[in-house]
RNA sequence: UCGGCAGGUUGUUCCAUCGUUCGUGGUUUUAAGCCACGGAAGGAAAGUCGGGACAACAAAGAGCACCUUGCUUCCUAACGGGAAGGGCGUGUCGUAGGACACGUACAGCCAGUGCCACAGAAAAUAACCGCCAGCCAUAGGCUGGUAAGGGUGAAAACGCGGGGUAAGAGCCCACGCCGGUGGUUGGCGACAGCCAUCGGGGGUAAACCUCAGGGGUUGCAAGAUCAAAUACACCGACAUUUUUGCCUUGUGCAGAAUAAGGGCUGCUCGCCCGAGGUCGGAGGGUAGAUUGCUGGAGCCUGAUGGUGACAUCAGGUCGAGAUAAAUGAUGGAAGUCGGUGAACGGUGUAAGCUGCCACCGAAACAGAAUCCCGCUUACAGGCCUGCCGGGCUU
Numbered sequence: 001u002c003g004g005c006a007g008g009u010u011g012u013u014c015c016a017u018c019g020u021u022c023g024u025g026g027u028u029u030u031a032a033g034c035c036a037c038g039g040a041a042g043g044a045a046a047g048u049c050g051g052g053a054c055a056a057c058a059a060a061g062a063g064c065a066c067c068u069u070g071c072u073u074c075c076u077a078a079c080g081g082g083a084a085g086g087g088c089g090u091g092u093c094g095u096a097g098g099a100c101a102c103g104u105a106c107a108g109c110c111a112g113u114g115c116c117a118c119a120g121a122a123a124a125u126a127a128c129c130g131c132c133a134g135c136c137a138u139a140g141g142c143u144g145g146u147a148a149g150g151g152u153g154a155a156a157a158c159g160c161g162g163g164g165u166a167a168g169a170g171c172c173c174a175c176g177c178c179g180g181u182g183g184u185u186g187g188c189g190a191c192a193g194c195c196a197u198c199g200g201g202g203g204u205a206a207a208c209c210u211c212a213g214g215g216g217u218u219g220c221a222a223g224a225u226c227a228a229a230u231a232c233a234c235c236g237a238c239a240u241u242u243u244u245g246c247c248u249u250g251u252g253c254a255g256a257a258u259a260a261g262g263g264c265u266g267c268u269c270g271c272c273c274g275a276g277g278u279c280g281g282a283g284g285g286u287a288g289a290u291u292g293c294u295g296g297a298g299c300c301u302g303a304u305g306g307u308g309a310c311a312u313c314a315g316g317u318c319g320a321g322a323u324a325a326a327u328g329a330u331g332g333a334a335g336u337c338g339g340u341g342a343a344c345g346g347u348g349u350a351a352g353c354u355g356c357c358a359c360c361g362a363a364a365c366a367g368a369a370u371c372c373c374g375c376u377u378a379c380a381g382g383c384c385u386g387c388c389g390g391g392c393u394u
Base pairs, nucleotide, nucleotide: 001390002389003388004387005386006385007384008383009382010381012334013333014332015331016330017329018328020040021039022038023037024036025035026034027033042365046376047375049374050373051372052371053370054219055218056217057216066215067214068213069212070211071085072084073083074082075081086106087104088103089102090101091100092099093098107210108209112208113207114204115203116202128150129149130146131145132144133143134142135141136140158176159175161173162172163171177200178199179198180197181196182195183194184193185192186191223291224290225289226288232283234281235280236279237278238277241257242256243255244254245253246252247250261273262272263271264270298317299316300315301314302313303312304311305310336362337361338360339359340358341357344355345354346353347352
């Protein structure tokens, strides 16, 4: 200096015109409308994954089952989130003790059971070749011993040295590795160091399982309040209809029943007649409206405490609330980045780099829906940090 990767951060600004939504004020008879002023998307508003607030319903207590979490301490309203550590693994550096960076679902296979592809004799009660012994008896075969050697595999029965043996083997011993138990030192703890003793044990629990902790269900379309038209069940009045009686025989009067009944009849069956109103009240529920609803584990600045996540205190501040879903469109200017360019300026021997100017082009991911804390994923360009690779110079 060029290119790339990862992490963090930022996520264009201003003006004019025309609009959208909400609030306040005015006008107007309330409303609608109109006018003025003010507010109006994000770092992820996304995925809806984890946790909580809030709400309705459910629920004696305990256990089983199911789901989920799984090193420690701390932070937090809570979490499977975060901080600081421990262990393990990988890489780099260093002679080494070790240091640094990154990653890590990291309780228990010494509770039990299961599984371990292909290859291999055998994947956990190992004998294919080889080695050794015996027998048959001689290109060899059979029986037994043997895990030191070969071969297979991701993994082969603790490593290595010595003793020992027919050959061998933790069979025995020294040193070491790993693990259990006990003690001791340091640490709040995970754990680490040391000592003693026992054991040799393959791997696998994002295999069943064991142990310990946690978990009621549904989500603002929760829920609450008001409530149209139409229809429905209820109540009242009227009309209608049916029927009975009376006479003065009429569009009469009186009684009973009535939106299902009335008549014929002692009763049942059956038959006949009539009905499917109007107005008002009140009811639940639907459309719809209001509320929940945006002032809160809030945000900004500073101080203090803490390694840190974070906490406390002081001061300041109010920053969307739509509902088929508003937050937009057009034009102009500026800035940023990229490309091109005659001339000019700077630097350089030069190539070139760069500044100014002109023209052209680009600007991502994405769109609130009850709220909050996280996680994950997406993201043009700029800036910062770290790492990797190439070129040039010294």